[in-house]
RNA sequence: ACGAACGCUGGCGGCAUGCCUAACACAUGCAAGUCGAACGAGAAAGCUCCUUCGGGGGUGAGUAGAGUGGCGCACGGGUGAGUAACACGUAGGUGACCUACCUUUUAGUGGGGGAUAACUCCGAGAAAUUGGAGCUAAUACCGCAUAAGAUCAAUAAUUUUGAAAGUAAUUGAUGAAAGGAUGCCUCUUCUUGAAAGCAUUCACUGAAAGAUGGGCCUGCGGAUCAUUAGUUUGUUGGUGGGGUAAUGGCCUACCAAGACUACGAUGAUUAGCGGAUCUGAGAGGAUGAUCCGCCACACUGGAACUGAGACACGGUCCAGACUCCUACGGGAGGCAGCAGUGGGGAAUAUUGCGCAAUGGACGAAAGUCUGACGCAGCAAUGCCGCGUGAGUGAGGAAGGUUUUCGGAUCGUAAAGCUCUGUCAGAAUGGAAAAAUGGCGUAGGGUCCAAUAGGCCUUGCGUUUGAUGGUACAUUCAGAGGAAGCACCGGCUAACUUCGUGCCAGCAGCCGCGGUAAUACGAAGGGUGCAAGCGUUGUUCGGAUUUAUUGGGCGUAAAGCGCAUGUAGGCGGAUUUUUAAGUCAGGUGUGAAAUCUCGGAGCUCAACUCCGAAACUGCGCCUGAAACUAUCAAUCUAGAAUCCUAGAGGGGGAAGGGGAAUUUCUCGUGUAGGGGUAAAAUCCGUAGAGAUGAGAAGGAACACCAGAGGCGAAGGCGCCUUCCUGGAUAGGUAUUGACGCUGAGAUGCGAAAGCGUGGGGAGCAAACAGGAUUAGAUACCCUGGUAGUCCACGCCGUAAACGAUGAGCACUAGUCGUGGUGGGAGUUAAUCCCUGCCGUAACGUAGCUAACGCUUUAAGUGCUCCGCCUGGGGAGUACGGUCGCAAGACUAAAACUCAAAGGAAUUGACGGGGGCCCGCACAAGCGGUGGAUCAUGUGGUUUAAUUCGAAGCAACGCGCAAAACCUUACCUAGGCUUGAAAUCCUGAGAAGUCUCCACAAAAGGAGACGUGCCCUUCGGGGAAUUCAGUGACAGGCGCUGCAUGGCUGUCGUCAGCUCGUGUCGUGAAAUGUUGGGUUAAGUCUCGCAACGAGCGCAACCCCUAUCUUUAGUUGCCAGCAUUAAGUUGGGCACUCUAGAGAGACUGCCCGGGUUAACCGGGAGGAAGGUGGGGAUGACGUCAAGUCCUCAUGGCCCUUAUGCCUAGGGCUACACACGUGAUACAAUGGUCGGUACAAAGUGAUGCGAACUUGCGAAGGGGAGCUAAUCUCAAAAAACCGAUCUCAGUCCGGAUUGGAGUCUGCAACUCGACUCCAUGAAGUUGGAAUCGCUAGUAAUCGCGGAUCAGCACGCCGCGGUGAAUACGUUCCCGGGCCUUGUACACACCGCCCGUCAAG
Repeated sequence: ACGAACGCUGGCGGCAUGCCUAACACAUGCAAGUCGAACGAGAAAGCUCCUUCGGGGGUGAGUAGAGUGGCGCACGGGUGAGUAACACGUAGGUGACCUACCUUUUAGUGGGGGAUAACUCCGAGAAAUUGGAGCUAAUACCGCAUAAGAUCAAUAAUUUUGAAAGUAAUUGAUGAAAGGAUGCCUCUUCUUGAAAGCAUUCACUGAAAGAUGGGCCUGCGGAUCAUUAGUUUGUUGGUGGGGUAAUGGCCUACCAAGACUACGAUGAUUAGCGGAUCUGAGAGGAUGAUCCGCCACACUGGAACUGAGACACGGUCCAGACUCCUACGGGAGGCAGCAGUGGGGAAUAUUGCGCAAUGGACGAAAGUCUGACGCAGCAAUGCCGCGUGAGUGAGGAAGGUUUUCGGAUCGUAAAGCUCUGUCAGAAUGGAAAAAUGGCGUAGGGUCCAAUAGGCCUUGCGUUUGAUGGUACAUUCAGAGGAAGCACCGGCUAACUUCGUGCCAGCAGCCGCGGUAAUACGAAGGGUGCAAGCGUUGUUCGGAUUUAUUGGGCGUAAAGCGCAUGUAGGCGGAUUUUUAAGUCAGGUGUGAAAUCUCGGAGCUCAACUCCGAAACUGCGCCUGAAACUAUCAAUCUAGAAUCCUAGAGGGGGAAGGGGAAUUUCUCGUGUAGGGGUAAAAUCCGUAGAGAUGAGAAGGAACACCAGAGGCGAAGGCGCCUUCCUGGAUAGGUAUUGACGCUGAGAUGCGAAAGCGUGGGGAGCAAACAGGAUUAGAUACCCUGGUAGUCCACGCCGUAAACGAUGAGCACUAGUCGUGGUGGGAGUUAAUCCCUGCCGUAACGUAGCUAACGCUUUAAGUGCUCCGCCUGGGGAGUACGGUCGCAAGACUAAAACUCAAAGGAAUUGACGGGGGCCCGCACAAGCGGUGGAUCAUGUGGUUUAAUUCGAAGCAACGCGCAAAACCUUACCUAGGCUUGAAAUCCUGAGAAGUCUCCACAAAAGGAGACGUGCCCUUCGGGGAAUUCAGUGACAGGCGCUGCAUGGCUGUCGUCAGCUCGUGUCGUGAAAUGUUGGGUUAAGUCUCGCAACGAGCGCAACCCCUAUCUUUAGUUGCCAGCAUUAAGUUGGGCACUCUAGAGAGACUGCCCGGGUUAACCGGGAGGAAGGUGGGGAUGACGUCAAGUCCUCAUGGCCCUUAUGCCUAGGGCUACACACGUGAUACAAUGGUCGGUACAAAGUGAUGCGAACUUGCGAAGGGGAGCUAAUCUCAAAAAACCGAUCUCAGUCCGGAUUGGAGUCUGCAACUCGACUCCAUGAAGUUGGAAUCGCUAGUAAUCGCGGAUCAGCACGCCGCGGUGAAUACGUUCCCGGGCCUUGUACACACCGCCCGUCAAG
């Protein structure tokens, strides 16, 4: 944007538009007739008169209807089937033609004849229709006369034309007609008046011309397919003839063999064409409804007749299909005219009114006909206009929605008040469109003899409207009757709540939805458009995404494998010619409508009218001559030829050579050889392998050898000879644009493969065997055939690659190398400078998406060719060509996806690389995994076994204490403003005690008791208890994937970032990389970086040494004293706890870059961060925790809340983790003896003494604790015994008896004694910790706690071994590389099988 359709909705009017599908079939009605002024004949009903009642006359009426004749029916109207064509458009031609009606001019219209319909009679037939006989007219038909400048024939000047088929002239021949109407008597005839007379007019005939409309011919223009490449026999042309209005193979006979085609013939498919319409900045692209022009068609196919015109929509004939009628013999029909019907379809209207207007046919006219047309009806189908009210109105009403509960919003919106009156409704009035024509009347002009009459004309009067009582105007009433649709995640204007929970659904693209959805559904609100709004479909645009304007081809799709060369395209310099292209001016045309502009008319607009411009095109005339082209001439810079020279794995053929492998022969010689990661198959005592000599045969040519050479490419490598191609350098002579490219075409073209014949040493697809493996149709090994080689012939492909077509020109340099010149210099070797041709490496400008390219371009230009247009399907199918085959070349579509792809960036990853670190490995020590027990987890069980934690980083974890409580779980009994909180009302202070029943909670009954402050003495207030009411409480209910906070982990790893600057189109980079160094992004040097921050380190604490201060509860050298630092005394020492010192690579030597730093040494209590702790960057794991706490949302509210009793968390076939104790002699048992540190203690630690075998009991001193207590340290050491045994090891389990705590030890505590005495004799695969006061081992204390410790957190005692080293395992850091990964290798992804 639309001729639209569908969904929801719908007030009015104007103007338009309305079968896009079945050119499917059609009932019914209408759509082409008219003329009596061409002709003959001629009713009936009705009315009326007469009547013999049978009928007749008049009127109707010369009417209707029919016939002859004339004109029309070829217009108007419909449709787009066919048609790729002179069909259409445009410009021309017709000297090759026609044209009824109309106009003009001219000349005529004389005189005759014979028929025929109608009609009458007789027939045939069902009908349609039709036969015979007879009568009759004409403007019907036919002779005759006359006639031209008409037609034909002959002769034939002049002239025209590109070309006559012959013009004037002459002669000859041919050759026409029709009357009608009206009026009149001037002329003529008869004579009342009329006519054959006159007049007028309409018809008629010949000729010429015009106008109009056509026929034919030509140039140019506009579809697709080459997977259609050859087509054609009336075909192409000629001659004669025929035919036509007219040219022509239009037709025919003969003759010739042509004609069209790569600038696309022929064939196939599709299609009416144009003006225009839609879109677009334009160029273009798409379309061809309505309106206008042309064409074609009229049921399908064919044919002619009539006619001026048709091969005829509402004519004829034939054939066919279909429908209808039929008496079965035969007939009728053609809506792609207007309505209408059926059918098809997503879909397209009334069987309307009228000829009033415009136009048409006929007519002298009146008039008749006209589904053309004018109008009305239906449809929001489109365009345009109008309305659905306006002003005021805040208590911002009610209500809805939402809320942070304050409010916000719908919202001046409503109501209310004041107005207006469009549209619709009612009433009244009421147009324009009407001009003619006719008639009447009054004139004028003209013809005429005429005051008849005709014709022309002016004025007046009268008459004519389907639309329609419509438009319009006025009045009435009253805000009354009149708003919807889509959307609200982004694109894209517009946001919230609820419901739902990857469901239901949405979706144009991206994508939404898995419990907080602005995306689904609803609501509120909003946005957009508005009598419409959305959806679907189609076209153009955006799309520079087919690129003329205006794209590309190294890696994204795209350069043919390479060359030669045809057509074609393009082409050096100078002068000239022509004027085809080109340019300029003029002229004709380019229909109207449309578009644009300016006006005008409907109230505006849509719409319509007028004018202008435009229509970018084509033709003709004139001119210009630069450029392209053309003609002619010339030139040498392009190109080619000639001479000289050397280089080269360039090609072909022949001959020759040595090394090596293999095989064979003959020796020597003996047991292995061969092969692999390791083996085996294999060869060998029948003599291998090894070694010596000899022979045969085939293939390939070491070193030289090089990013070096040659060739168009493929490709080419021993030596010699012959034949042969090309390039290069130098020289100057010749030709004179001879050039470049190159569709088709032709040739060459690796390897493999194919055919025929040879050859066959080695190698080696297939194949066989041996290994490997889960398998191994592979990789490895032993064999081995085609093949590899030669000759001839096919094939014609490769990552045939520089992934870069060929040619020419131009545009900084640097440095190699091959060939060959010049200069300088030298005895020479050689070196330096410089030119041309080739071949490498870098690099400026420039280009490029970047990577990169860069005189060998991917730069800047020109010429030509090839190729590309999202991925897959697919370089496949079909067809064709080629091939012996394999196959090659050419080359789609259906369907499917929303991507596929390039280059670069940051990460991550790698069974990639480099460097480095860590108890990471290694070297060691001790464990775990086996046993028993403890404890946690899984699983199972259960009424419940509450919940969480899940690789490292869950599992002696939350729990630093589950008998009740805890406790969240289960069972049972209870409560419902609640156990605790705030507010309100009432009562009572509070509180204390007793009794009943119950498992308890809860419940019932009773007794005692009255305080503080104020007071107007009534009371009020504070605190507290009870009762009541509702707001609310409460929830260890869910979501750690809505969150805060806290924590784990990588990891105490050395990293993580920023500002400014710089570089890059950008993501990003740089800094942070590099050389060293460190525990360290620690430091240093360098550097387009310079600085900074969080981390590292340091600052903090403990510990190791010393000084100083202070000595009680600590200490005791000397003095005195005691059983005892017990006491006096002292504070030197130890110790305690305050303040300080000390260590910094400070010093020396060496190394290192005179650095950072490293190695060694001195001194020192301590030496290179002295040892420990605290301290955890940016971030990762949707890591953990809603059951610490906090918190959004959801859920429960006589229960998921609260109280209570009992039970459970302690279950037990089993599996795992973490531990304890052991298996023993480095030990057990018994006895004796010694040495800590750090802590605890007032409902507490509890001494001495005492009882008990013991756990414990009694007792109560002391202690608010450097004083007292727990408290005994243990291993160790000394002595004795045990002597390798399931033991004097080990202690589980069980029985009995006890102690302690506690309301209560049954489920379910700890400990003691007696008895019992299980497994276990050092632990498979695997796995853990630890580098020094560490591991190992030994005991002690504390928190929790009534009681309960093998766990946890601390403390000290004794006290090792080993580290060569960084190859490997694990984890980590930095740099680099590859990547198709980015929820990032637990990634991505391929194939098979199976299911759906």